RNA sequence: GUCAGCAUAGCUCAGCGGUAGAGCAAUCGUUUCAUAAGCGAUAGGUCACAGGUUCGAAUCCUGUUGCUGACA
Numbered sequence: 001g002u003c004a005g006c007a008u009a010g011c012u013c014a015g016c017g018g019u020a021g022a023g024c025a026a027u028c029g030u031u032u033c034a035u036a037a038g039c040g041a042u043a044g045g046u047c048a049c050a051g052g053u054u055c056g057a058a059u060c061c062u063g064u065u066g067c068u069g070a071c072a
Stems, first nucleotide, its partner, number of pairs: 001071007010024004018055001026042005048064005
C1' cells in the first nucleotide's frame, strides 16, 4: 500500500428493516443462626462516529476512527 473481518449494558454475546435482549456481574427482597448457593424483582445501552437510502435503520450503502487478520 491492497483486501477482509469486528465495534451492541460493567464483562461475554444474541438480535440481519418495524421503537434492543440473554447469561454473568450490580442493587433490593425472600430463604439461613450466619455466609454462599437457590428463587423473585429493579436498574443499567446516542447500538464506535458522520452522512445517505427508506414511511421506518443496530440491521442496507458510503466515508472516518480504532482493533484483528491475510497478501505485497
This is a predicted structure of a 72-nucleotide RNA (transfer RNA) from a Candidatus Roizmanbacteria bacterium. The source organism's lineage runs through Bacteria, Bacteria candidate phyla and Candidatus Roizmaniibacteriota. It was read from a public genome assembly. The prediction has a mean pLDDT of 83.